[in-house]
RNA sequence: GGCGAGGUAGCUCAGUCGGUUAGAGCGCAGGAUUCAUAACCCUGAGGUCGAGAGUUCAAAUCUCUCUCUCGCUA
Numbered sequence: 001g002g003c004g005a006g007g008u009a010g011c012u013c014a015g016u017c018g019g020u021u022a023g024a025g026c027g028c029a030g031g032a033u034u035c036a037u038a039a040c041c042c043u044g045a046g047g048u049c050g051a052g053a054g055u056u057c058a059a060a061u062c063u064c065u066c067u068c069u070c071g072c073u074a
Stems, first nucleotide, its partner, number of pairs: 001073007010026004019057001028044004050066005
């Protein structure tokens, strides 16, 4: 350089043949329980869905460009 896969919460990921509230586990905060801690239980915060543009009534999802990571190949 060429090809392919991927970037979604602090971390690991789901959601991708467009549609109404963007989710799970762990973690974090508060509460409950306990003599106390852990575990279990309840509640909550936390996201411009990598960046920009396009298509559309509507985009995490489709198209283009850029950027970053991983793999294969020369």

The RNA shown here (transfer RNA) has 74 nucleotides and comes from Flavobacterium silvaticum. NCBI's taxonomy places the organism under Bacteria, Pseudomonadati, Flavobacteriia, Flavobacteriales, Flavobacterium. The sequence was found in a public genome assembly. Its Rfam family is "tRNA". By type it is a transfer RNA. The prediction has a mean pLDDT of 82.